[in-house]
RNA sequence: GAGCCUGUAGUUCAGUUGGUAGAAUAUCUCAUUUGCAAUGAGAAGGCCUUGGGUUCGAGUCCCAACAGGUUCA
Numbered sequence: 001g002a003g004c005c006u007g008u009a010g011u012u013c014a015g016u017u018g019g020u021a022g023a024a025u026a027u028c029u030c031a032u033u034u035g036c037a038a039u040g041a042g043a044a045g046g047c048c049u050u051g052g053g054u055u056c057g058a059g060u061c062c063c064a065a066c067a068g069g070u071u072c073a
C1' cells in the first nucleotide's frame, strides 16, 4: 500500500428479507436463610464507532473516515 471480516447495554453476543433494539452474565431491590451462597420475582442500564446520502421511515441499504482482526505485497 491492496483485499476481506468486525464495530449494538459494564462484558459476551443476537437483531430472519428496512417499521420507534433483545438475550445471557454482571449491577441494584425484594422474597427465601441465623448468615452467606444458590434459587425465584422485579428494576435500572445502549437511540447502535463518526460524518454524509437514499427513504414517509435506517442497527439493517449506499459513500467516506476512524478503530480492531486477518491475508497478500
Base pairs, nucleotide, nucleotide: 001072002071003070004069005068006067007066010025011024012023013022019056027043028042029041030040031039049065050064051063052062053061
Transfer RNA from Methanobrevibacter sp., 73 nucleotides, folded computationally.
Lineage of the source: Archaea > Methanobacteriota > Methanobacteria > Methanobacteriales > Methanobrevibacter.
Rfam family: tRNA. Rfam classes the family as a transfer RNA.